Predicted 3D model of RNase P RNA and transfer RNA as a complex of 482 nucleotides. Model confidence (mean pLDDT): 75 of 100. It holds a member of the Rfam family "Bacterial RNase P class A". The family's RNA type in Rfam is ribozyme.
[in-house]
């Protein structure tokens, strides 16, 4: 000067005019009274508060609330290397190991392929405990030629170093060795075992023996380990009002434990509610049982109807901000301070003035900057809805670090 | 708030990891015929919504993101 990496906060400030909405305290008005207040208020006046880093996405973990509570198993889903964090998480954090990159530095779905079962098209001799297409090497026939010896074609072994296919070929690179060849054999590499050493560990080093060997895919079924009731503020609580507390149809009715409802998709076990009335009729051992109708409860359905209003959940929180310890950090621990939207068709709105960020230009200068004039629309992405810890997507302009490339002193 | 499925040719749809991505309707060409419909033959037309990973290889499998449909409440 250019090209990257990777972090970090900020996305307006100060004054003023009107307009909005939430608490707080006075009042003003209505209504009620035991005359102490109570209750309603688009009214009025003073303080005070008043949108994000993502409020977006609904991806994930909770708080909280309701199904009565609580074990257990099966399924079913989610995670996947060590070690901490953290209320937890699939999140952060430091660290192994891989891969990508010249680097700074990214990324990972990173347990387990001798528990099983799958799949690898087409090519290619052969895709897992496999194979001979071109080859190379012994012997053996035939035929040709200018002996030696050679060239073609064939039949029998031997070979997988070489070539070919392929994404991938049953270790690799040199060296001896062999009729050619091959871990045959040796050297280093890589694999596996062994104890040593660092390390909390995942791991990583250096030596030692070996057989010179035992391919992929698991975001394929699937195994192994850890975790996980559902549901979800439109969850619930309470008031008020209305209809049709409507009609039909099915089930159920006890014994030493039977039936059906309650926790979920299924099982099981504690636990917790219910198991009834009345009429006739039979029987009777005179306790009671059995039928029939009808009714009440409970449980599943199916048809029709009414009401969708009102207040509460609703903001003090795993909370924010300062300071100090501890710790590589992520965090944690003590101290002191502060309260910082709660709406309910949904509040933050409009003006104007002043510098500032940012553009454009114009000079000056020690190459740091400083000054002047315009523009000035503060321009992106965008607005809480229980509430909080995270990811992930969209987005404008600044600061600081570092890497790497030229080029100048 | 909460599930559940879906984007392929102009249209409707199929295509479930295999290297030629398909049917029909529909446009164009041809024969057939007096002509036209029918019928028969060709042949057109593709970022598989879009981006990134797994794999040798992705409409397919998984992530993110875009757009639509229905279902409870």
């Nucleotide at each position: 000067g250019g090209a990257g990496c990777g972090c970090a906060a900020c996305a307006g400030g100060c004054g003023g005019u009107c307009g909005c909405u939430c608490c707080g305290c006075g009042g003003g008005g209505g209504u009620c009274u035991u005359c102490g207040g109570g209750c309603c208020u688009g009214c009025c006046g003073c303080g005070g508060g008043g949108a994000g880093g993502a409020a977006a996405g609904u991806c994930c973990g909770a708080g909280c609330u309701c199904c009565c509570a609580c074990g257990g198993g099966c399924a079913g889903c989610a995670u996947g290397c060590u070690c901490g964090c953290u209320a937890a998480c699939g999140g952060c954090g430091a660290g192994g190991c891989g891969c990508g990159g010249c680097g700074a530095c990214g990324c990972g779905a990173c347990g387990g392929a001798a528990a099983g079962u799958g799949c690898a098209a087409c090519a290619g001799a052969g895709a897992a405990c496999a194979g001979a297409c071109c080859g190379c090497c012994c012997g053996g026939g035939a035929u040709c030629c200018a002996c030696c010896g050679g060239a073609u074609c064939u039949c029998g072994g031997g070979u997988a170093a070489g070539g070919g296919u392929g994404a991938a070929a049953c270790g690799g690179u040199g060296c001896g060795g062999u009729a050619a060849g091959a871990g045959c054999g040796c050297a280093c590499c890589g694999c596996u075992c062994g104890g040593c050493c660092g390390g909390c560990g995942a791991c990583g080093g250096a030596c030692g023996a070996g057989g010179c060997a035992u391919g992929g895919c698991a975001a394929a079924c699937c195994c192994c380990a850890u975790g996980c009731g559902g549901a979800g503020c439109a969850a619930g609580a309470c008031c008020a009002a209305a209809u049709a507390g409507g009609g039909g149809a099915g089930c159920g009715g006890a014994u030493c434990u039977g039936c059906g409802g309650g926790c979920c998709g299924c099982c099981c076990g504690u636990c917790c509610c219910g198991c009834u009335c009345c009429a006739c009729g039979c029987c009777u051992u005179c306790g009671g049982g059995c039928g029939u109708g009808g009714g009440a409860c409970g449980c599943u359905u199916c048809c029709g109807g009414g009401u969708a209003g009102g207040u509460u959940g609703c903001u003090c929180g795993a909370g924010g901000c300062c300071g100090g310890c501890g710790g590589c950090a992520a965090c944690g621990c003590c101290g002191g301070u502060c309260c910082c939207a709660g709406a309910g068709g949904a509040a933050u709105g409009a003006c104007c003035g002043c510098g500032a960020a940012c553009c454009g230009u114009c000079g000056c200068c020690u190459c740091g900057g400083c000054g002047g004039c315009g523009g000035g629309g503060a321009g992106a992405c965008a607005g809480a809805a229980c509430u909080c810890g995270g990811c992930u997507u969209a987005c404008g302009g600044u600061g600081c670090g570092c890497u790497c490339c030229g080029g100048c002193c | 708030g909460g599930g559940u499925c879906c984007g392929u040719a102009g249209c409707u749809c199929a295509g479930c990891g295999g290297u030629c991505a398909g049917a029909g309707c529909c446009a164009c060409c041809g024969g057939c015929u007096c002509a036209u419909a029918a019928c028969c033959g060709g042949c057109g037309g593709g970022u598989c919504c879009u981006c990134g990973g797994u794999u040798c290889g992705a409409a397919u499998c998984c992530g993110a993101g875009c757009g639509g449909a229905c279902c409870c409440a």